[in-house]
RNA sequence: GGCCGAGUCCUUCUUCGGAAGGAGCGGGGGAACCAAUUCCCGGGGUGUAGUUCUCGCAAGAGGACGGGGCAGCAGAUCUCUUUCAGCCCUAACCCGACAGCUAACCUCGUAGGCCACUGAAAGAGGAU
Numbered sequence: 001g002g003c004c005g006a007g008u009c010c011u012u013c014u015u016c017g018g019a020a021g022g023a024g025c026g027g028g029g030g031a032a033c034c035a036a037u038u039c040c041c042g043g044g045g046u047g048u049a050g051u052u053c054u055c056g057c058a059a060g061a062g063g064a065c066g067g068g069g070c071a072g073c074a075g076a077u078c079u080c081u082u083u084c085a086g087c088c089c090u091a092a093c094c095c096g097a098c099a100g101c102u103a104a105c106c107u108c109g110u111a112g113g114c115c116a117c118u119g120a121a122a123g124a125g126g127a128u
Stems, first nucleotide, its partner, number of pairs: 001115004008023006024110006034100001042098001043095004050065006066090005076128001078125008
C1' cells in the first nucleotide's frame, strides 16, 4: 500500500486493566400459505469448501465435474459487472436428539489470517 473475510465506524463511563451502548454489515431461531409427510445408516448450522472415480489395510494421495478468490508503482485515476487467459483455494469449526420456507418477533457475531503483489477486452456509474 493492498488481499481473503460480515468482521467497520461512532458515543459514554473507567480503578486506564477494561466496561457498556449505538449505527452499518453478517448469521441463527421463528406463523399463515406452500413444501414435506413411514422406516432405516440420526439430523442440523457457519463457510466456496460439494458430488464422484482411482490407488491404499487404514491414515491419506491423485484425478474429473462443480464451486470460490486474485491492485498497482511510464503509457490518467476510483468502484461495480461481464468475457478470455493465467495463478491459487476447494478447509476448518460448531449445535447436541433438535430446527423446511417463514411476516411480526426473539437472538448472536463484528474475528482471524495473509502478500496467492494478474494480464487483456467490453460496458455502467461517480469524482478529480
Molecule: c-di-AMP riboswitch aptamer (ydaO/yuaA leader)
Organism: soil metagenome